[in-house]
Predicted 3D model of a 167-nucleotide RNA (glmS glucosamine-6-phosphate activated ribozyme aptamer) from Clostridium polyendosporum. The coordinates come from a structure-prediction model, not an experiment, and the mean pLDDT is 77.
RNA sequence: AAUAAAAUAUUAGCGCCAGAGCUUAAGUUAUUCAGUUAAUUAGCUUAAGUUGACGAGGUUGGGGUUUAUCGAAUAUUUCGGCGGAUGGCUCCACGGUAUCGUACUACCGUUAGCGAUUGGCAAAACUGGGAAGUAAUUCUCAGCACAAAUCCAAUCAUGUGCAAAAC
Numbered sequence: 001a002a003u004a005a006a007a008u009a010u011u012a013g014c015g016c017c018a019g020a021g022c023u024u025a026a027g028u029u030a031u032u033c034a035g036u037u038a039a040u041u042a043g044c045u046u047a048a049g050u051u052g053a054c055g056a057g058g059u060u061g062g063g064g065u066u067u068a069u070c071g072a073a074u075a076u077u078u079c080g081g082c083g084g085a086u087g088g089c090u091c092c093a094c095g096g097u098a099u100c101g102u103a104c105u106a107c108c109g110u111u112a113g114c115g116a117u118u119g120g121c122a123a124a125a126c127u128g129g130g131a132a133g134u135a136a137u138u139c140u141c142a143g144c145a146c147a148a149a150u151c152c153a154a155u156c157a158u159g160u161g162c163a164a165a166a167c
């Protein structure tokens, strides 16, 4: 130094790049009669590089299916493509709630009943620095705001029957 194994930590706007954009290098092309040189501009080919999602939020176990929630932005690529994924619907099992219990029924998933009302929570960006690179561009520090949600919190409300309790 390489390979293999094990352990720990981090990570689903999470990883990758044949299209496309941009940069560098080499070569080459560019109207009007002919020739030469240089520069500029605009192309083409090859090689290498670079860009390619800003956070919030999300996992009971197993199967099927499917274009997997919410907003932010100097909205031009956060385009396009591939893979993956905690989403939706549905079936089974287990679990929870519906003012103690129980049966049915309904809805959910450990933040575990439907609904209503109110409140709450970012990062990029921007500004100013530092570092790497010829460049495109990348990483990082400080300051500094502003969201929404099926997320969080509080309040209201509280299926039918039976028996009991309380008032």
Base pairs, nucleotide, nucleotide: 014083015082016081017080019079020051021050022049023048024047025046026045027044028043029042030041054071055070056069060093061092062091063090064089065088066087094109095108096107097106098105101162102161103160104159115156116155117154118153119152120151126143127142128141129140130139131138132137